Predicted 3D model of a 91-nucleotide RNA (SAM riboswitch aptamer (S box leader)) from uncultured Eubacterium sp.
RNA sequence: CUUAUCAAGAGUGGCUGAGGGACAGGCCCGGUGAUGCCACAGCAACCUGCUUUAUGUAAGGUGCUAAUACCUGCGUUUGCCGAGUGAUGAG
Repeated sequence: CUUAUCAAGAGUGGCUGAGGGACAGGCCCGGUGAUGCCACAGCAACCUGCUUUAUGUAAGGUGCUAAUACCUGCGUUUGCCGAGUGAUGAG
């Protein structure tokens, strides 16, 4: 850079110790433990694999496990709209 997806789903423990939710505004989460790392567990099914080839499986490679990508941001016909930005996969 191209492309697909983003309203579903899934957390405990140990160490750490004040921030975190991309950015801005808002609104939330947080010493009843944020964040980061580790272990184990789980979700999902993008790639690989496997098979009975399909609404399949979940072994391997990623990813993910508060809130719609938390909401808004630009446009608009005001919509579960489009664009942009961001995230993840594949190339």

Model confidence (mean pLDDT): 89 of 100.
The sequence is in RNAcentral, with records from MGnify.